The prediction has a mean pLDDT of 83. A computed fold for a 73-nucleotide RNA from a Thermoprotei archaeon, annotated as transfer RNA. Rfam family: tRNA. By type it is a transfer RNA.

RNA sequence: GGGCCCGUGGUCUAGAGGCUAUGACGCCCGGCUUACGCCCGGGAGGUCCCCGGUUCGAAUCCGGGCGGGCCCA
Numbered sequence: 001g002g003g004c005c006c007g008u009g010g011u012c013u014a015g016a017g018g019c020u021a022u023g024a025c026g027c028c029c030g031g032c033u034u035a036c037g038c039c040c041g042g043g044a045g046g047u048c049c050c051c052g053g054u055u056c057g058a059a060u061c062c063g064g065g066c067g068g069g070c071c072c073a
Stems, first nucleotide, its partner, number of pairs: 001072007010025003018056001027043005049065005
């Protein structure tokens, strides 16, 4: 330098054009417990990497860029 894949709460992750973006772990509050843990209920937490385009409507499709991984040179 070229090709392919990936980028979504703190971490991991679902989503494949349309309702308030999903779940787990973690965190906070309450319950339970002698107490901690487990368990139960509730809550906070998101520039869906960035810019532009298509569309009535984009996390999702298209183009460019940035970052990461693999392969080739």